[in-house]
RNA sequence: GCUGUCGUAGUUCAGUGGUAGAACGCUUGCUUGGUAGGCAAGAGGUCGCGGGUUCAACUCCCGCCGAUAGCU
Numbered sequence: 001g002c003u004g005u006c007g008u009a010g011u012u013c014a015g016u017g018g019u020a021g022a023a024c025g026c027u028u029g030c031u032u033g034g035u036a037g038g039c040a041a042g043a044g045g046u047c048g049c050g051g052g053u054u055c056a057a058c059u060c061c062c063g064c065c066g067a068u069a070g071c072u
Base pairs, nucleotide, nucleotide: 001071002070003069004068005067006066007065010024011023012022013021018055026042027041028040029039030038031037048064049063050062051061052060
């Protein structure tokens, strides 16, 4: 330098054009003599950045940045 894959909550990841989700973690409450555990509720996201297509984009297209694998 070229090519592929990936980038979504604090972490690990779903989500193939029509309301952004799960598990773990965090907070609060209940339960306990007190922890742990269990149960209930809640907070937490400019979906890497910019542009394009579309009535509508996490999703399709282009560029950039980052991670990773391969080639030279």
Notes
This is a predicted structure of a 72-nucleotide RNA (transfer RNA) from a Nanobdellota archaeon. The RNAcentral record of the sequence draws on ENA. The prediction has a mean pLDDT of 84.